[in-house]
RNA sequence: GGGCCUGUAGCUUAGUCAGGUAGAGCGUCCGGCUUUUAACCGGACGGUCGCGGGUUCGAACCCCGUCAGGCCCGCCA
Numbered sequence: 001g002g003g004c005c006u007g008u009a010g011c012u013u014a015g016u017c018a019g020g021u022a023g024a025g026c027g028u029c030c031g032g033c034u035u036u037u038a039a040c041c042g043g044a045c046g047g048u049c050g051c052g053g054g055u056u057c058g059a060a061c062c063c064c065g066u067c068a069g070g071c072c073c074g075c076c077a
Stems, first nucleotide, its partner, number of pairs: 001073007010026004020057001027045006050066005
């Protein structure tokens, strides 16, 4: 230098195939239950979908650029 993969909530991640309401588990908080705690049950909180731009009525998803991490190849030494 070239190619490919990954980046989504505090953590682990689904969703990308085929554009159409951003989800789950854990966690935190509140409540229920319980003599109390744990467990269990219910609810809530939590997201610039790495970043910028474009296409589109509409983008996590398509296109361009870019950042970070990983893998492979090439070049120099």
Transfer RNA from a Methanobacteriota archaeon, 77 nucleotides, folded computationally. NCBI's taxonomy places the organism under Archaea, Methanobacteriati, Methanobacteriota. The sequence was found in a public genome assembly. The prediction has a mean pLDDT of 80. It matches the Rfam family "tRNA". It is annotated as a transfer RNA.